[in-house]
RNA sequence: CACAGAGUAGAAGGCCCUGCGUUAAGUGUUCGGCAGACGGGGAGUUGCUGUCGGGACGAAAAGGGUAAAACCCUUGCGGUUCGGUCUUCGCAUCCCGCUGAU
Numbered sequence: 001c002a003c004a005g006a007g008u009a010g011a012a013g014g015c016c017c018u019g020c021g022u023u024a025a026g027u028g029u030u031c032g033g034c035a036g037a038c039g040g041g042g043a044g045u046u047g048c049u050g051u052c053g054g055g056a057c058g059a060a061a062a063g064g065g066u067a068a069a070a071c072c073c074u075u076g077c078g079g080u081u082c083g084g085u086c087u088u089c090g091c092a093u094c095c096c097g098c099u100g101a102u
């Protein structure tokens, strides 16, 4: 000098647990603003995540307890929340570094 390789944040899905909603919030989608993160170091997107505002779309309840209602319980339903666990994928990209062997 050239070659090969490793590692992160995180992402997706399955299962379990725990809440919430079922008087429709949440989730998903889209437009705009702002912010953040992106293997050990540096840079970093038209990609990713979060947040705020707007638009369009949009779901399922049933039974029981109580005199009745509130409320509670059970079974469902929701591209539902937090957490745990397993599997798969995994620096957009560039430079340097690390490991291996020549």
Base pairs, nucleotide, nucleotide: 003100004099005098010089011088012087013086014085015084016083019080020078021077022076029055030054031053032052033051034050035049036048040096041095042094043093061075062074063073064072065071

The RNA shown here (THF (Tetrahydrofolate) riboswitch aptamer) has 102 nucleotides. The coordinates come from a structure-prediction model, not an experiment, and the mean pLDDT is 77. It matches the Rfam family "THF (Tetrahydrofolate) riboswitch aptamer". The literature on the family includes a 2010 paper in Chem Biol by Ames et al., "A eubacterial riboswitch class that senses the coenzyme tetrahydrofolate". Rfam describes the family as follows. Tetrahydrofolate (THF) riboswitch was first reported for Ames et al. as an RNA motif in 5' untranslated (5'-UTR)regions of folate transport and biosynthesis genes in Firmicutes genomes. The sequence was found by an Rfam model in a public genome assembly.